[in-house]
RNA sequence: GAGUUGGCCGGGUGGCCGCGGCACGGCUUGACCGUGUCGAGGAAAGUCGGGACUCCACAGGGCAGGGUGCUGGCGAAAGCCAGGUUGGGGUGACCUGACGAAAAAGUGCAACAGAGAGAGACCGCCGAUGGGUUGGGCAACCAAUCACAGGUGAGGGUGAAACGGUGCGGUAAGAGCGCACCAGCGUUCGGGGCGAUCCGAACGGCUCGGCAAACUCCACCCGGAGCAAGGUCAAGCAGAGGGGAUGGGCGGCUCGUCCGUCGGCGGCAACGUCGACACCCCUCGGGUAGGCCGCACAGAUGGAUGGUCACCGGUCACGAGAGUGACCACAGAAUCCCGCUUAUAGGCCGACUCAC
RNA sequence: GGUCGAGUAGCUCAGUCGGCAGAGCACACGCCUGAAAAGCGUGGGGUCCGGGGAUCGACGCCCCGCUCGACCACCA
Numbered sequence: 001g002a003g004u005u006g007g008c009c010g011g012g013u014g015g016c017c018g019c020g021g022c023a024c025g026g027c028u029u030g031a032c033c034g035u036g037u038c039g040a041g042g043a044a045a046g047u048c049g050g051g052a053c054u055c056c057a058c059a060g061g062g063c064a065g066g067g068u069g070c071u072g073g074c075g076a077a078a079g080c081c082a083g084g085u086u087g088g089g090g091u092g093a094c095c096u097g098a099c100g101a102a103a104a105a106g107u108g109c110a111a112c113a114g115a116g117a118g119a120g121a122c123c124g125c126c127g128a129u130g131g132g133u134u135g136g137g138c139a140a141c142c143a144a145u146c147a148c149a150g151g152u153g154a155g156g157g158u159g160a161a162a163c164g165g166u167g168c169g170g171u172a173a174g175a176g177c178g179c180a181c182c183a184g185c186g187u188u189c190g191g192g193g194c195g196a197u198c199c200g201a202a203c204g205g206c207u208c209g210g211c212a213a214a215c216u217c218c219a220c221c222c223g224g225a226g227c228a229a230g231g232u233c234a235a236g237c238a239g240a241g242g243g244g245a246u247g248g249g250c251g252g253c254u255c256g257u258c259c260g261u262c263g264g265c266g267g268c269a270a271c272g273u274c275g276a277c278a279c280c281c282c283u284c285g286g287g288u289a290g291g292c293c294g295c296a297c298a299g300a301u302g303g304a305u306g307g308u309c310a311c312c313g314g315u316c317a318c319g320a321g322a323g324u325g326a327c328c329a330c331a332g333a334a335u336c337c338c339g340c341u342u343a344u345a346g347g348c349c350g351a352c353u354c355a356c
Numbered sequence: 357g358g359u360c361g362a363g364u365a366g367c368u369c370a371g372u373c374g375g376c377a378g379a380g381c382a383c384a385c386g387c388c389u390g391a392a393a394a395g396c397g398u399g400g401g402g403u404c405c406g407g408g409g410a411u412c413g414a415c416g417c418c419c420c421g422c423u424c425g426a427c428c429a430c431c432a
Stems, first nucleotide, its partner, number of pairs: 001354009011312007019039008027030001041330001045341002048339005053226004065222005070083005084099006100217002106215002108211002122156002124152003129149002131146006164182006183207002185204008230293004239284006248262005253256001265275004286431003313328006357428007366381004375412001383399005405421005
């Protein structure tokens, strides 16, 4: 000098004039006056998660649907902190994403290119074996040739991706086919760590592709709506249609699918049963645009939390200088709380990296 | 305050098991006409709202943000 990261502040003091809530006081009782006290944020924002609270629904179990998925700790939960494995970016400090199962329960996808995308032969190499032809041989057979059957996954080429890499051997040509080293995987053992997991040794040619922020499988969790929830008082109006339930009122306690008691209308002879009303839900229509509780040590009428002056602080411009002028980040509670994310001028403190 | 939905060409909209982004109207040019309209033909035009991620590959899948729209009061 350039950066990375963690934390904090995010204008200060005083005067004057205002606004809202509460308490006390006053007399001229009124939307009154005075005094005291309290009065926006780190995000009050987005409404993305999780709760508290309220109402509705609910025997129990399952299916469907949705969410989460490494380890330890904290937490009511979401989530946070620390750590592990791994992908990407950066010279680096560091930043950022993923995390059960693709070694096995199965299905699906991979455009174009390419022979082939789960098994495959375009070029190439070979043609040992089998076959055809020619030559030699009495014959068994031998040699040459064809590239017909077939072998090959090494080489060329395609692709984001082609089923370990290098070397030696081996072979008709090749190939973990064999061996050495390396990489990965599995099994066993030893050691460190609470654990995820790490380090090391031996053995096994085991080399088996990718995608689950595709279906799916495994484990765990999940009833719905939201303070415009909900309760209550008042004002005003006009009911209609459809559906559900079989009950409803009062009283009592041991508070339960409890007990006792009491009905009104119509049909049937009736203990009884059926229908309608009273009850609940939906749709259409009608009325209101009010108060209180919920609701808070800021706090609603969904409505206050401000303005100005002086000095200080900061930035910019002008000026040789003294100084002068302009400006002050994002933004603003609405039931409350815990998180996440996003916006944010400028400043302070700590740790670290790179270059000189 | 709360709950949902949408964003693709100038406008209105399509676009599903992820594989080259389309239609109608509009616009430009040509033909037709004395000139226009209609008609016929040709053509241009896209940050798929923005950013990040998983994937070989995203309009579509996952996360965050932006803009716009709709609905939710009480009484009986």